[in-house]
Small-subunit ribosomal RNA, 5' domain from an uncultured bacterium, 490 nucleotides, folded computationally. RNAcentral holds the full RNA, with entries from SILVA. Rfam family: Bacterial small subunit ribosomal RNA. Model confidence (mean pLDDT): 88 of 100.
Context: one part of a larger RNA
C1' cells in the first nucleotide's frame, strides 16, 4: 500500500449493478417449490329434453435420475490434462430400410360388504385399453458351426448354413403413434500416462492380498464374485499409518517468480435425519420414491401408525455476523400435450441491509483591510473569514402536476416489474456532513485544566506544576457518505 461473502464504533441524502449463515451436515410450525395427457382407457357427478359441455377416480403413457440445495465425506482414476476401449450402454431427437397377420385369459376404478381410533386392510360380484399373455411370419439382429481375407493382443470383415427372437392402435383422415435394423447427434460407464497438501517423533504393508485355471456376475473389462493352484505384489523415486481438505476454470497479492486461495458464476465430483438395500426404469441403488434398522418428533381408542427444509421464504439455537412466511409465470428455459393449455420458489422481479464498486448532491456568483461571536495576544492587534448576513441567481436533486415506455417474437391479442425509468411543467436554497488524526516516523499547533495521577499508545515512548504525546475549547490537517478499528491474505 492492495483485498475482503466481513465485524465492531460513530455518523448517514440519492440511484445503478453486484452480494448477503463463513458458526451447528444442530432442531424445525406453516404454506409452496413435479406434474401432464380425454387425440391410449373404463367409470362416477354435475347442467341440459337431448346433443354436447365441465369435472372427479381409476387403470396406462411420458416425466419425475433434470432443475433447485449443501460441501459432510474424500488424498481417490475424486479432478485437471492426455490417450484408449477390437471391452461398452444410450429413452427422447434425426436419417435410412423393413414390418405390424391371428388369438386369449385377468384386473383396478365403480358396486355390494366385513375389520379398524386412525394410517389403511380384506371379501363378492363385474369391465376396458396403446396394460398383460400366447401362437404366426423376419434378417445386414442374436446364438452356434464352417469357410475365406486382414491383422496379430484376447481379434475384425465377409460369404454360406442351421436355430431363436417383433409390433396397438387411435383419428377430427392431415396425421400421430408401434416393432426390428443400421447409422448419427448427444449423454453416459471403464481403462492409461502426468500433475497438484503437511507428517519420518509413521518403515516396512498386505491372505482376495499378487498372479493362474474354471465358473459365476455385469451393458462392458477386470479378484467384481466365488472354488482350486501356485506364491506373489507394494516400499526411501516414500509404501502403510497420522492429520488436514471437494477438484478445477479461476480469485486477491507482485515488476515478475511466485505466495494466498476456492464466497458469487461455470464445470465436474459427492452427500439428502444416521446406516444398510434392492425394486421400478434408457438411465438411480434415487433430496420432496420403496424396504429394514437405529435415534429424534408427532398421533393414538395403547392394538397401532406418520415424518425427515444440505429446495424457496419463515422460526428456534449457535454466533462478532449474512434479508421477505413477496410479486409473476409477462419474457428465457424444463416437463406433459397434436394443440390449446397446465404446473415450474428453475427463472424473471420487487422487498430489506452503506456489505462492495461506481456515479450523482448537500449550491453558484457576488459580497468588508474585513459584522457580531468564540479563539489567541507583547493589549499594538492577529485568527475563524468572503466564512456569514446582504444582493442576484440556478434548480442536478427534493415535493407536487401531467405524460409514459424499450422489454412482445408472429396480423392481432399477451408485461409481474410498474404507473417503474424516461419526458414536461410548477414550487422554492429549498431535503442533505461527518469520520479520523495534529512528539517523529506522518499532512497538520497553541491556550487552559491535571501534576507518573487521570490516561494515551501501531513502535519509539509521553504525563512526577511552564504536557504541541492525558483532557477540553480555538485553529490545522487527511478522506468524504464515509471515516476509523480490529480479523485474515498479499
Nucleotide at each position: 500500500g492492495g483485498a475482503u461473502g466481513a465485524a465492531c464504533g460513530c455518523u448517514g441524502g440519492c440511484g445503478g449493478c453486484g452480494u448477503g449463515u463463513c458458526u451447528a451436515a444442530g432442531g424445525c410450525a406453516u404454506g409452496c417449490a413435479a406434474g401432464u395427457c380425454g387425440a391410449a382407457u373404463g367409470u362416477g357427478g354435475u347442467a341440459g329434453c337431448a346433443a354436447u359441455a365441465c369435472u372427479g377416480c381409476a387403470u396406462g403413457g411420458c416425466a419425475a435420475a433434470c432443475g433447485g440445495g449443501a460441501g459432510a465425506g474424500u488424498a481417490a482414476c475424486a479432478c485437471a490434462u492426455u490417450g484408449g476401449c477390437a471391452a461398452u450402454u444410450u429413452a427422447c431427437c434425426u436419417u435410412a430400410a423393413a414390418g405390424a397377420c391371428g388369438g386369449g385369459g385377468a384386473u383396478a376404478a365403480c358396486c355390494u360388504u366385513g375389520c379398524g381410533a386412525a394410517a389403511g386392510c380384506g371379501a363378492g360380484a363385474g369391465u376396458a385399453a396403446u396394460a398383460c399373455c400366447c401362437g404366426a411370419u423376419a434378417g445386414u439382429a442374436u446364438u452356434a458351426u464352417u469357410a475365406a481375407u486382414c491383422a496379430u493382443a484376447a481379434g475384425a470383415u465377409u460369404a454360406a448354413u442351421a436355430a431363436u427372437u417383433a409390433a396397438a392402435g387411435u383419428u377430427c383422415c392431415g396425421g400421430c403413434g408401434c416393432u426390428u435394423u443400421a447409422a448419427g447427434a448427444g449423454a453416459a460407464g471403464c481403462c492409461u500416462a502426468u500433475g497438484g497438501c503437511c507428517u519420518a517423533u509413521c518403515a516396512g504393508c498386505u491372505a482376495g492380498u499378487u498372479g493362474g485355471u474354471g465358473a459365476g456376475g455385469u451393458a462392458a473389462u477386470a479378484g467384481c464374485u466365488c472354488a482350486c493352484c501356485a506364491a506373489g505384489g507394494c516400499u526411501a523415486c516414500a509404501a502403510c499409518g497420522g492429520g488436514u481438505a471437494u477438484g478445477g476454470g479461476g480469485u486477491g497479492c507482485g515488476a515478475g517468480a511466485g505466495c494466498a486461495u476456492g464466497a458469487c458464476c461455470c464445470c465436474a465430483c459427492u452427500c439428502a435425519c444416521u446406516g444398510g438395500g434392492a425394486c421400478u426404469g434408457a438411465g438411480a441403488c434415487a433430496c420432496u420414491g420403496c424396504c429394514c434398522a437405529g435415534a429424534c418428533u408427532c398421533c393414538u381408542a395403547c392394538g397401532g401408525g406418520a415424518g425427515g427444509c444440505u429446495g424457496c421464504a419463515g422460526u428456534c439455537a449457535a454466533g462478532a455476523a449474512u434479508c421477505u412466511u413477496c410479486c409473476u409465470c409477462a419474457a428465457u428455459g424444463g416437463g406433459c400435450g397434436a394443440a390449446a393449455g397446465c404446473c415450474u420458489g428453475a427463472a424473471g422481479g420487487a422487498g430489506c441491509g452503506a456489505c462492495g464498486c461506481c456515479g450523482c448532491g448537500u449550491g453558484u456568483a457576488u459580497g468588508a483591510a474585513g459584522a457580531a461571536g468564540c479563539c489567541c495576544c507583547u493589549c499594538g492587534g492577529g485568527g475563524u473569514g468572503u466564512a456569514a448576513a446582504g444582493u442576484a441567481c440556478u434548480u442536478u436533486u427534493a415535493a407536487c402536476u401531467g405524460u409514459g415506455a424499450c422489454g412482445a417474437a408472429a396480423c392481432a391479442a399477451u408485461g409481474a416489474c410498474g404507473g417503474u425509468a424516461g419526458c414536461a411543467g410548477u414550487u422554492g436554497a429549498a431535503u442533505a456532513a461527518g469520520g479520523g488524526g495534529c512528539u517523529g516516523c506522518u499532512a497538520a499547533c497553541c491556550u487552559c485544566g491535571u501534576g507518573c495521577c487521570a490516561g494515551c499508545a501501531g513502535c519509539a515512548g509521553c504525563g512526577g506544576u511552564a504536557a504541541u504525546a492525558c483532557g477540553a475549547g480555538g485553529g490545522c490537517c487527511c478522506c468524504a457518505a464515509g471515516c476509523g478499528u480490529u480479523a485474515u491474505c498479499c